RNA sequence: CGCGGGGUGGAGCAGUUCGGUAGCUCGCUGGGCUCAUAAUCCAGAGGUCGCAGGUUCAAAUCCUGUCCCCGCUA
Numbered sequence: 001c002g003c004g005g006g007g008u009g010g011a012g013c014a015g016u017u018c019g020g021u022a023g024c025u026c027g028c029u030g031g032g033c034u035c036a037u038a039a040u041c042c043a044g045a046g047g048u049c050g051c052a053g054g055u056u057c058a059a060a061u062c063c064u065g066u067c068c069c070c071g072c073u074a
Base pairs, nucleotide, nucleotide: 002072003071004070005069006068007067010026011025012024013023020057028044029043030042031041032040050066051065052064053063054062
């Protein structure tokens, strides 16, 4: 240089099939329960989906460029 996979709240991931409300588990905060803690239950905060541009009424999803990580090949 070329090819493939990946980047989504603090952590780990789903969602791309068919473009149409951004979700799950853990964690965090507050409350309930308890003499208290753990466990458990309820509620809440936290994302402009790596970045930039394009297509579209509408983009995490499609297209182009680019950055980073992993692997393969020379």
A computed fold for a 74-nucleotide RNA from Streptomyces albidochromogenes, annotated as transfer RNA. The organism belongs to Streptomyces, within Bacteria. The prediction has a mean pLDDT of 81. Its Rfam family is "tRNA". By type it is a transfer RNA. From the family's description: Transfer RNA (tRNA) molecules are approximately 80 nucleotides in length. It was read from a public genome assembly.